Model confidence (mean pLDDT): 82 of 100. The part of an RNA shown here (small-subunit ribosomal RNA, 5' domain) has 500 nucleotides and comes from an uncultured prokaryote. It matches the Rfam family "Bacterial small subunit ribosomal RNA". Gene Ontology terms of the family: structural constituent of ribosome and ribosome. The RNAcentral record of the full RNA draws on ENA.
Context: one part of a larger RNA
RNA sequence: GAACGAACGCUGGCGGUAUGCUUAACACAUGCAAGUCGAACGCGAAAGUCUCUUCGGAGGCGAGUAGAGUGGCGCACGGGUGAGUAACACGUAGAUAACCUGCCCCUUAGUCUGGGACAACCUUCUGAAAAGAGGGCUAAUACCGGAUAAUACUUUUAGCCAUACGGUUUUAAGUUGAAAGAUUUAUCGCUGGGGGAUGGGUCUGCGCACCAUUAGCUUGUUGGUGAGGACACGGCUCACCAAGGCUACGAUGGUUAGCGGCUAUGAGAGGAGGAUACGCCACACUGACACUGGAACACGUACCAGACUCCUACGUGAGGCAGCAGUGAGGAAUAUUGUGCAAUUGGGGAAACCCUGACGCAGCAAUACCGCGUGAGUGAAGAAGGCCCUUGGGUCGUAAAGCUCUUUUUUCAGGGAAAAUAAUGAUGGUACCUUAAGAAUAAGCACCGGCUAACUCCGUGCCAGCAGCCGCGGUAAUACGGAGGGUGCAAGCGUUGUUC
Numbered sequence: 001g002a003a004c005g006a007a008c009g010c011u012g013g014c015g016g017u018a019u020g021c022u023u024a025a026c027a028c029a030u031g032c033a034a035g036u037c038g039a040a041c042g043c044g045a046a047a048g049u050c051u052c053u054u055c056g057g058a059g060g061c062g063a064g065u066a067g068a069g070u071g072g073c074g075c076a077c078g079g080g081u082g083a084g085u086a087a088c089a090c091g092u093a094g095a096u097a098a099c100c101u102g103c104c105c106c107u108u109a110g111u112c113u114g115g116g117a118c119a120a121c122c123u124u125c126u127g128a129a130a131a132g133a134g135g136g137c138u139a140a141u142a143c144c145g146g147a148u149a150a151u152a153c154u155u156u157u158a159g160c161c162a163u164a165c166g167g168u169u170u171u172a173a174g175u176u177g178a179a180a181g182a183u184u185u186a187u188c189g190c191u192g193g194g195g196g197a198u199g200g201g202u203c204u205g206c207g208c209a210c211c212a213u214u215a216g217c218u219u220g221u222u223g224g225u226g227a228g229g230a231c232a233c234g235g236c237u238c239a240c241c242a243a244g245g246c247u248a249c250g251a252u253g254g255u256u257a258g259c260g261g262c263u264a265u266g267a268g269a270g271g272a273g274g275a276u277a278c279g280c281c282a283c284a285c286u287g288a289c290a291c292u293g294g295a296a297c298a299c300g301u302a303c304c305a306g307a308c309u310c311c312u313a314c315g316u317g318a319g320g321c322a323g324c325a326g327u328g329a330g331g332a333a334u335a336u337u338g339u340g341c342a343a344u345u346g347g348g349g350a351a352a353c354c355c356u357g358a359c360g361c362a363g364c365a366a367u368a369c370c371g372c373g374u375g376a377g378u379g380a381a382g383a384a385g386g387c388c389c390u391u392g393g394g395u396c397g398u399a400a401a402g403c404u405c406u407u408u409u410u411u412c413a414g415g416g417a418a419a420a421u422a423a424u425g426a427u428g429g430u431a432c433c434u435u436a437a438g439a440a441u442a443a444g445c446a447c448c449g450g451c452u453a454a455c456u457c458c459g460u461g462c463c464a465g466c467a468g469c470c471g472c473g474g475u476a477a478u479a480c481g482g483a484g485g486g487u488g489c490a491a492g493c494g495u496u497g498u499u500c
Base pairs, nucleotide, nucleotide: 001500002499003498004497006496007495008494009493010492013372014371015370016369017368018367019365020364021330026328027327028326030325031324032323035073036072037071040070041069043067048061049060050059051058052057080283081282082281090207091206092205093204094203095202096201099200100199104196105195106194107193108192109191110190111189112146113145114144115143121136122135123134124133125132126131152175153174154173155172158169159168160167161166209255210254211253216246217245218244221243222242223241224240225239226238227237228236258280259279260278262273263272265270285306286305287304290301308319309318310317336362338361339360340359344358346355347354348353375405376404377403378402385396386395387394388393410437411436413434414433415432419427444489445488446487447486448485449470450469451468455484456483457482458481459480465472466471
């Protein structure tokens, strides 16, 4: 000098654009953050109102609505955090002849025929509650048989390719699937095969912090055979066999740490960092395990254990903000329990539409960057007043007052968008435009011994104090405190911290 997710002190007019718990991955009251589909399926109210009535009630509309249930898809995305991790986690370049891929696109062949249940519902019972048990009825695109087919799968024949297992084309035998719905008759679906796209899994070369005041480490360890398991290779797991494997080119151990593109600095080299936005990874009270599924070992899923909080009739039960707000605590320190699905996007649906604290906006904060303003012209009796003085004067100073203007800002009134392609605007009567009023509403902070731009007086008297370094202060202090004046920056200025 530059920079900051900054903080503190003094001060503070406006707008735009960004950013805002760096500390306790500490604990959380409350509300919301993942639903949707009646064009898959069965069931099915009530309030209210009308009519009849033997006054007990019945029927119609409400309404096949609300609603819960079965079923499908979604909930593995989006959003948060950086605890762990020194690792194929990440980055880069490859491999997969060792693999998977719902929804989407292209193509091909089909969608035949049967069956038995379980919820909801009715009923009985247990429990304080959460919830649970038994009996009976029922539907489906839920579940289970049978038929049919292949270039699918298994075995097999031959050719080509290859890197060892193998890939691809071909010959023959065996095995295996399906579900309908709606009325608008054109669609949406379902099943098998092939291809694509997208997204992933796995493996490998190289790169990737510090400590040797860590020198030896390892028994599923290293390799083989066989088996199991997995979408897939593999000690991934198991049985048996062998005794290997790593290490001074740093193993093992310890400490610290999410990684990267990038960011700040710097002429570069370098050293430092990894906030926001983007890519990847990991985690979701702590630890473990699993189901479903194309994909999870799953933030708002299940089970178990633990710590903590809450309820309890003491037998049991409920919970998980590192989602958005918000609270307490910690801290030098970090915002609203706002608004809207109008836009962009995602989920469901044929659609209408519903949901969406993603997102769009608004609120708070000079936290940062950028822009604008706090007036312009004229005005010498160089006014009054302050300060200094050699008492002549000098200076604040055209500064003020006065006069003439202007209205960026401000206030009031009127009009009023784009963002939306037919409709649809939260923002918002916002931005912006026009009229009117009136200099009106708007300047501070630090410094002035040298480095370093800027000097005098008074007070103090090695005291009080200053200080980044050198150093000032002991009676004439340009260095302390005040005043006048000046210098620098300016809605900021200075200090502290950190990095280069």